Model confidence (mean pLDDT): 76 of 100. This is a predicted structure of a 110-nucleotide RNA (Glycine riboswitch aptamer) from a Betaproteobacteria bacterium. Lineage of the source: Bacteria > Pseudomonadati > Pseudomonadota > Betaproteobacteria. It was read from a public genome assembly, where an Rfam model found it.
[in-house]
RNA sequence: ACUCAGCCGUCUGGAGAGACGUCAUCAGGAGAUGAUGCGCCGAAGGAGCAAGCGUAAGUGAAUCAGGCACUUGCGUGAAUCUCUCAGGUACCGAGGACAGGGGGAGCGGC
Numbered sequence: 001a002c003u004c005a006g007c008c009g010u011c012u013g014g015a016g017a018g019a020c021g022u023c024a025u026c027a028g029g030a031g032a033u034g035a036u037g038c039g040c041c042g043a044a045g046g047a048g049c050a051a052g053c054g055u056a057a058g059u060g061a062a063u064c065a066g067g068c069a070c071u072u073g074c075g076u077g078a079a080u081c082u083c084u085c086a087g088g089u090a091c092c093g094a095g096g097a098c099a100g101g102g103g104g105a106g107c108g109g110c
Base pairs, nucleotide, nucleotide: 007104008103010101011100012099013098018038020037021036022035023034024033025032026031039089040088041087045085046083047082048081052076053075054074055073056072057071058070059069060068
């Protein structure tokens, strides 16, 4: 210097689950909004942890030292796993992890 990963914008694709009950308002409707109740979903966000690694103590162990192994505790440690706080739950619309296209800024590690 370039590239990859990551970041920002934009375009495209993108699942799941009650057209649930009751009340109120607007309407005069399989409608909209709000509240509430019981279900359900996981792919905004959020939370939890396995092996491994590190560390402390104890034990193995025959005199000591070094090292090793095991047990227990603590720390670290992922997700599309788990939880369901939040969010969502006919079509439309919105949101949507993630993926692709095309740009922008910047330059960690090797």